[in-house]
RNA sequence: CUUAUCGAGAGAGGCGGAGGGAAAGGCCCGAUGAAGCCCAGCAACCGAUUCGCCCGUGAAUGAUGCGCGGAAUGAAGCGCACUCAUCACGGCCGAAUGUCAUGGUGCUAAUUCCUUCAAAACCGAUGUGAUUUACUCGGUUUUGGCAGAUGAG
Numbered sequence: 001c002u003u004a005u006c007g008a009g010a011g012a013g014g015c016g017g018a019g020g021g022a023a024a025g026g027c028c029c030g031a032u033g034a035a036g037c038c039c040a041g042c043a044a045c046c047g048a049u050u051c052g053c054c055c056g057u058g059a060a061u062g063a064u065g066c067g068c069g070g071a072a073u074g075a076a077g078c079g080c081a082c083u084c085a086u087c088a089c090g091g092c093c094g095a096a097u098g099u100c101a102u103g104g105u106g107c108u109a110a111u112u113c114c115u116u117c118a119a120a121a122c123c124g125a126u127g128u129g130a131u132u133u134a135c136u137c138g139g140u141u142u143u144g145g146c147a148g149a150u151g152a153g
Stems, first nucleotide, its partner, number of pairs: 001153006011039001013038003019029003023116004040108003044105003047100003050095003054091005060086004064081005112147001117144009127135002
């Protein structure tokens, strides 16, 4: 830099000692012990693997069709074709978002804790100008963006 995901999941363990939740503002967590390390756990991505459906490729066997063939009411055998069945390999999708955690990362308060920029819809104003309305400000919801985190490249 590209791309996917970010409303699920996971500890009342040991060491450690005051901080932590990216930034700002908020709001929180923390001596009934923060960060960090170890262990334990989770299963998002990579990975491994089971079953089912479908697709593709390949090869052989059987079935089917056509041709050659010529045993003669047109057999055996050979060739080709595509379809079906079986098999192998690969791929997509699914399995109350299958199973595993031996491997590579990651993660284990709160939606990425909330908001932060823009648009739309709706609501409100002891706001401004005006007859229906326009603007401004505030709120809610949705969509997109910014920033960030994690994986893969």
Overview:
The RNA shown here (SAM riboswitch aptamer (S box leader)) has 153 nucleotides and comes from Paenibacillus barengoltzii. Model confidence (mean pLDDT): 77 of 100. Lineage of the source: Bacteria > Bacillota > Caryophanales > Paenibacillaceae > Paenibacillus. The RNAcentral record of the sequence draws on MGnify.